[in-house]
Model confidence (mean pLDDT): 80 of 100. A computed fold for a 74-nucleotide RNA from a Holosporales bacterium, annotated as transfer RNA. Rfam family: tRNA. The sequence was found in a public genome assembly.

RNA sequence: CGGGAAGUAGCGUAGCCUGGUAUCGCGUCUGCUUUGGGUGCAGGAGGCCGGAGGUUCGAAUCCUCUCUUCCCGA
Numbered sequence: 001c002g003g004g005a006a007g008u009a010g011c012g013u014a015g016c017c018u019g020g021u022a023u024c025g026c027g028u029c030u031g032c033u034u035u036g037g038g039u040g041c042a043g044g045a046g047g048c049c050g051g052a053g054g055u056u057c058g059a060a061u062c063c064u065c066u067c068u069u070c071c072c073g074a
Base pairs, nucleotide, nucleotide: 001073002072003071004070005069006068007067010026011025012024020057028044029043030042031041032040050066051065052064053063054062
């Protein structure tokens, strides 16, 4: 320098192709259960999707630029 993959909640992930209120698990908080903890049960909070711009009534999703990490080639 060229090509490719990944970035979504504290952690790990689905959703992207085919645009329409972002999913699940762990964790965390509250209550019940327990002498207490753990287990179990019920409920809650937490992300507006790496960043910027564009298209659209509407963007995690489409387009452009860009940042970080990894892989391949030179």
Lineage of the source: Bacteria > Pseudomonadati > Pseudomonadota > Alphaproteobacteria > Holosporales.